A computed fold for a 111-nucleotide RNA from a Candidatus Latescibacterota bacterium, annotated as c-di-GMP-I-GGC riboswitch aptamer. The coordinates come from a structure-prediction model, not an experiment, and the mean pLDDT is 79. Of the family's consensus pairs, 90% are formed in the model.

[in-house]
RNA sequence: UCCGAGAAAGGCAAACCGCUCAAAAGGGCGGGAUGCAAAGCCACGGAUCUAAGGCUUGGUGUAGGGCUCAGGUGUGUGGGUUGUAAAGCCAGGAUCGCCGGACUGCCGAAG
Numbered sequence: 001u002c003c004g005a006g007a008a009a010g011g012c013a014a015a016c017c018g019c020u021c022a023a024a025a026g027g028g029c030g031g032g033a034u035g036c037a038a039a040g041c042c043a044c045g046g047a048u049c050u051a052a053g054g055c056u057u058g059g060u061g062u063a064g065g066g067c068u069c070a071g072g073u074g075u076g077u078g079g080g081u082u083g084u085a086a087a088g089c090c091a092g093g094a095u096c097g098c099c100g101g102a103c104u105g106c107c108g109a110a111g
Stems, first nucleotide, its partner, number of pairs: 002111001003108002011036002016031006034097001040103001042101001044100003047095004053090005065082006
């Protein structure tokens, strides 16, 4: 240094519940422990979530969704049906307990 022991000392805290902030995702505090050797820290890359705001489309059986049929790989298209107000994209936001990466760090046996 790699590594991580049914080691020791200590640490963090998922779901859920209460209060609270936010448009939401989610955050903070308290309770609580599923877990964690970086579950310390940074939204830098990917991924996922959100969409108050911006742009576009939409207004009655219309967009989108569910079910179903056709078709057969186009990641979509067309038909039927159900049923009702949103839908698509984007700036922005969120998650480091999703995966990488940057920085920092406690302890220690075997190898």